[in-house]
Molecule: Glycine riboswitch aptamer
Organism: Robiginitomaculum sp.
RNA sequence: ACGAUCUUCGCGGGAGAGUCCAGCCUCCAAAAGACAAAGCUGGCGCCGAAGGAGCAACCGCCCCGGAAACUCUCAGGCACCAAGGACCGCGAAGGGAUC
Repeated sequence: ACGAUCUUCGCGGGAGAGUCCAGCCUCCAAAAGACAAAGCUGGCGCCGAAGGAGCAACCGCCCCGGAAACUCUCAGGCACCAAGGACCGCGAAGGGAUC
C1' cells in the first nucleotide's frame, strides 16, 4: 500500500404448503334454525429456506474432527396482510489473510 475469508449492522430482493373437517365463540333462543369476520380447541393432511437432528461426497492436523440447499420434521410454518425467512446484491464498521 492492496486489503481476502469471517463477524455485526442497515437497505433491497426472497419460496413452499388446507382457512380442510368438527365443535366452541356469535345471532336467535324453549327447541329448532342460522352462523360473516376474527379467535380458541381437537383431528387429519401438507411445507421447509429460522433453529435442531441424521447420513454422506469431500476436506483436514487423519486418534479424531469439520462438513450440504440432501434427508427427517422435534421445533417452526400452511387464505390475504403482518411476522419470520436460508440465500443473493449493495453500503458501513470491525478485523486482518495475502502482496